[in-house]
Molecule: SAM riboswitch aptamer (S box leader)
Organism: Planococcus sp. 4-30
RNA sequence: UCCUUAUCAAGAGAGGCAGAGGGAAUGGCCCGACGACGCCCGGCAACCGCCAGUUAACGUAACUGGAAUGGUGCCAAAUCCAUCAGAAGCACGAUGUUCUGAAAGAUGAGGA
Numbered sequence: 001u002c003c004u005u006a007u008c009a010a011g012a013g014a015g016g017c018a019g020a021g022g023g024a025a026u027g028g029c030c031c032g033a034c035g036a037c038g039c040c041c042g043g044c045a046a047c048c049g050c051c052a053g054u055u056a057a058c059g060u061a062a063c064u065g066g067a068a069u070g071g072u073g074c075c076a077a078a079u080c081c082a083u084c085a086g087a088a089g090c091a092c093g094a095u096g097u098u099c100u101g102a103a104a105g106a107u108g109a110g111g112a
Stems, first nucleotide, its partner, number of pairs: 001112008013041001015040003021031003025083004042075003047071002050066007079104001084101005
């Protein structure tokens, strides 16, 4: 970098450092010297791993529950919203609204 798969409406500090942009892309709309983003501490969650159990099966798989000392992750706004397609609604078209799916993205796990 690519592929597969699961999840993405909940949750998380009135601390320290530092100092200007930040929210993936584009368009919006926001956050930010009343100090954002980032780093540290702190916290949240529970994907993997761990523990217990159930069922199949035969030495692994699925499911349920638990702890959080391990590996990640996360801690403005739904993945901040929309980007493509379809449906509903409207007498029709455009705009806009609502819903569904996809795409893109993020994170975990596995693989190339």